[in-house]
Context: one part of a larger RNA
RNA sequence: GAACGAACGCUGGCGGCGUGCCUAACACAUGCAAGUCGAGCGGGAACGUUCCCUUCGGGGAGCAAGUACAGCGGCGCACGGGUGAGUAACACGUAGGUAACCUACCCAUGAGUCUGGGAUAACUUGCCGAAAGGCGAGCUAAUACUGGAUACGAUCGAGGUGACUUCGGUUGCUUCGGUGAAAGGUGGCCUCUUCAUGAAAGCUAUCGCUCACGGAUGGGCCUGCGGGCCAUUAGCUAGUUGGUGGGGUAACGGCCCACCAAGGCGAAGAUGGCUAGCUGGUCUGAGAGGAUGAUCAGCCACACUGGGACUGAGACACGGCCCAGACUCCUACGGGAGGCAGCAGUGGGGAAUAUUGCGCAAUGGGGGAAACCCUGACGCAGCGACGCCGCGUGGGUGAUGAAGGCCUUCGGGUCGUAAAGCCCUGUCGGGAGGGACGAAACCCUGGCGGUCUAAUAGGCGGUCAGCUUGACGGUACCUCCUAAGGAAGCACCGGCUAACUCCGUGCCAGCAGCCGCGGUAAUACGGAGGGUGGCGAGGCGUUGUUC
Numbered sequence: 001g002a003a004c005g006a007a008c009g010c011u012g013g014c015g016g017c018g019u020g021c022c023u024a025a026c027a028c029a030u031g032c033a034a035g036u037c038g039a040g041c042g043g044g045a046a047c048g049u050u051c052c053c054u055u056c057g058g059g060g061a062g063c064a065a066g067u068a069c070a071g072c073g074g075c076g077c078a079c080g081g082g083u084g085a086g087u088a089a090c091a092c093g094u095a096g097g098u099a100a101c102c103u104a105c106c107c108a109u110g111a112g113u114c115u116g117g118g119a120u121a122a123c124u125u126g127c128c129g130a131a132a133g134g135c136g137a138g139c140u141a142a143u144a145c146u147g148g149a150u151a152c153g154a155u156c157g158a159g160g161u162g163a164c165u166u167c168g169g170u171u172g173c174u175u176c177g178g179u180g181a182a183a184g185g186u187g188g189c190c191u192c193u194u195c196a197u198g199a200a201a202g203c204u205a206u207c208g209c210u211c212a213c214g215g216a217u218g219g220g221c222c223u224g225c226g227g228g229c230c231a232u233u234a235g236c237u238a239g240u241u242g243g244u245g246g247g248g249u250a251a252c253g254g255c256c257c258a259c260c261a262a263g264g265c266g267a268a269g270a271u272g273g274c275u276a277g278c279u280g281g282u283c284u285g286a287g288a289g290g291a292u293g294a295u296c297a298g299c300c301a302c303a304c305u306g307g308g309a310c311u312g313a314g315a316c317a318c319g320g321c322c323c324a325g326a327c328u329c330c331u332a333c334g335g336g337a338g339g340c341a342g343c344a345g346u347g348g349g350g351a352a353u354a355u356u357g358c359g360c361a362a363u364g365g366g367g368g369a370a371a372c373c374c375u376g377a378c379g380c381a382g383c384g385a386c387g388c389c390g391c392g393u394g395g396g397u398g399a400u401g402a403a404g405g406c407c408u409u410c411g412g413g414u415c416g417u418a419a420a421g422c423c424c425u426g427u428c429g430g431g432a433g434g435g436a437c438g439a440a441a442c443c444c445u446g447g448c449g450g451u452c453u454a455a456u457a458g459g460c461g462g463u464c465a466g467c468u469u470g471a472c473g474g475u476a477c478c479u480c481c482u483a484a485g486g487a488a489g490c491a492c493c494g495g496c497u498a499a500c501u502c503c504g505u506g507c508c509a510g511c512a513g514c515c516g517c518g519g520u521a522a523u524a525c526g527g528a529g530g531g532u533g534g535c536g537a538g539g540c541g542u543u544g545u546u547c
Base pairs, nucleotide, nucleotide: 001547002546003545004544006543007542008541009540010539013391014390015389016388017387018386019384020383021349026347027346028345030344031343032342035075036074037073040072041071043069048063049062050061051060052059053058082302083301084300092226093225094224095223096222097221098220101219102218106215107214109212110211111210112209113208114148115147116146117145123138124137125136126135127134128133154179155178156177157176158175159174160173161172162171163170164169184207185206186205187204188203189202193200194199195198228274229273230272235265236264237263240262241261242260243259244258245257246256247255277299278298279297280296281292282291283290284289304325305324306323307322308321327338328337329336330335355381357380358379359378363377364375365374366373367372394424395423396422397421404415405414406413407412428486429482430481431480432479433478434477438472444466445465446464447463448462450460451459452458489535490533491532492531493530494515495514496513500529501528502527503526504525510517511516
């Protein structure tokens, strides 16, 4: 000198864009943060209101409404969001390998979607319990569960045969035999079939379902190389190192197991200890390098602490389950409930870090055919000079060099064109009026042409037009009004180092980065006037840290 997620002191007008628990991975009140689908399925209210009956207590029917609600089922909940505890490791970065692997939803292609069955929740009812919750009996549905059939592919066994090969194996063709699928929903129609004016188990459109193959995307595993400190850590190792055979996994593998062998690692630093999430980057620097890893992005790890598996395409799962532990809460003392390192917020710790805000309008995500619903992701707003950037606090004129302050050699000098006065301007602020971009759509309606089809139903996709949607926000912006009016400080002045006098104090009170000042004329302490600043025009200084 530069930098900062800064803090502290003094001061503080406006705006834009960023940014804000670095400490206790300390404990958490309250609300919200993951749901959705009735076009998979069976049930199914009430309030209210209209009418009827009434013994005036009430009863019934319609609407409300197949709504609310819970349940079965599907998809999602493994994303998104948080944190950095652990981890010195194939965790990360980079370059490769997988002939050792998986991949829901999505896309392309091919082939299918036939025929049966038994349950169960909800519900009704009985019982247990303070509660949380649970047990029994009875009924019922499905795209829930399940038997059988079929098998283009697939896969397994045996045989034949070709190509490649790292000689381990990989891959193609073919014969025989074995194994294994599925689910329906919605809209429309009468060409075909059946019943016969119309409808269906028929046809059709669409969304699904099944088996394959390929793609895309996302991952698992393996390897070379790279990036901390300590040798005042020198030896470490029994599933240890390898083999055979097996188990297990999507998959290789001591991953696990039985047996066999006795190996494996190490001064090119094993083992141990300490510290630490890694990277793109960030800061500094001419660079080399050094330091660092907030915000943003990629990867990893974790979710009260430790362990475990279940479900699932995917988890050993932050707002799932089980066990153990600590802590907190409820209890009828028998037993139960909980996990903010999600967004706000509270206590605590600390030098120190924000609102228990608005909205799904946009972007993105989940579900749904769609309307739409959900979304503390996100978009915005609020608070903080925490940072960067922009703007303003006025401009011109004005010498009797006014008053006043300070100094004085008492002549004067200086603050100083500074002020007043006069002439202007109108940024910001304040008030009034107008008033956005961000919105393009989806849906629906209409037109045109295309496609499926028997079809001028209907569906699908294309295009044009119309219609609809804004949290921010009556904000930005524009116009008018107002009026110099509301808006400048901070540090320093002994040398280093730009800037000097007076008063007070008297080795006191105090200053201080170093040298050093202060004991009666202190440019060094305190005040004042003046000055300096390559300080600043909302900052200036101090402290800490890095280069």
Source information:
The part of an RNA shown here (small-subunit ribosomal RNA, 5' domain) has 547 nucleotides and comes from uncultured Anaeromyxobacter sp. The RNAcentral record of the full RNA draws on ENA and SILVA.